The prediction has a mean pLDDT of 82. A computed fold for a 244-nucleotide part of an RNA from Hadarchaeota archaeon (SeqCode), annotated as large-subunit ribosomal RNA, domain VI. Its Rfam family is "Archaeal large subunit ribosomal RNA". The family has 91 seed sequences and 2,955 matches in Rfam 15.1. Taxonomically the source falls in Hadarchaeota (SeqCode) (Archaea, Methanobacteriati). RNAcentral holds the full RNA, with entries from ENA.
Context: one part of a larger RNA
């Protein structure tokens, strides 16, 4: 810009895709077959690699969110802290493989080829008329995208978009939720979680005339601290503008 009010939610025409490929056992079965030696297949069941998609319940990693311990130095001491994560143990939520889960079962038309009836040629013949079977290929099945499919489709409803508060989304756009008839986000309060017993007092303490004094118990499963769930309008989604 087109289609020709908007705004939702559909058909599917035409395109994409390998989503799948591969092995191995166990049954058939020591059968059929074979004079033995030997020795299969069709149907049916179950791992297993390797590829593609998903997920994060567990296992692993990662975790500059966070929590502890320690070094040296600076804030006058102690406490709390800052120093390119100082270092080291830990580790939720994301994320992730080396971890999970799924990759199923068919339809049809055929190629090569197998047939059945069967003349032309009183026999034969799978073909000439008719008729049946046949493959990981081929249309479909299955995922994705699709009405600019100019053959611009269809149904439903009558106001939408923007700001504004946010994140299942995400370089900007776009895309999703929510906007008081409101739990969108945050604050709180429960809860769940990480870390691993704060500080300040008490008591003990190797020693030491004393002063002091590493560290040990209690208080305290504490103190901190969470991107996570739940309740609760305390905060803020007012207000407004644009199109029609």
């Nucleotide at each position: 810009c087109g289609u020709c009010a908007a705004u939702g939610c559909c058909u599917g025409a035409a395109g994409g895709g390998a989503a799948a490929g591969a092995u191995c056992c166990c049954c058939c079965g020591g059968u059929a077959c074979g004079a033995g030696a030997g020795g299969a297949a069709c149907a049916g069941g179950g791992g297993u690699c390797u590829g593609c998609a998903g997920c994060c319940u567990c296992u692993a990693g990662u975790u500059u969110a966070c929590c502890a311990g320690c070094u040296g130095u600076u804030u006058g001491a102690c406490a709390a802290a800052g120093c390119a994560c100082g270092c080291u143990g830990g580790g939720c939520a994301g994320c992730c493989a080396c971890g999970c889960u799924g990759u199923a079962a068919g339809a049809g038309a055929u190629a090569a080829a197998u047939g059945c009836u069967g003349a032309a040629a009183g026999c034969a013949u799978c073909u000439a008329a008719g008729c049946a079977u046949g493959a990981a290929g081929c249309u479909c099945a299955c995922c994705c995208c699709g009405a600019g499919a100019c053959g611009a489709g269809g149904c439903a409803u009558u106001u939408g978009a923007u700001u504004c508060c946010g994140g299942u989304a995400a370089a900007a756009g776009a895309c999703c939720g929510g906007u008081u008839u409101g739990a969108u986000a945050g604050g709180a309060c429960c809860g769940g979680g990480g870390u691993g017993u704060a500080a300040g007092c008490a008591u003990c303490g190797a020693g030491g005339c004393a002063a002091c004094g590493a560290g040990a118990u209690g208080u305290u499963c504490a103190g901190c601290c969470c991107g996570c769930g739940g309740u609760u309008a305390c905060u803020a989604a007012u207000c407004a503008u644009c199109a029609g």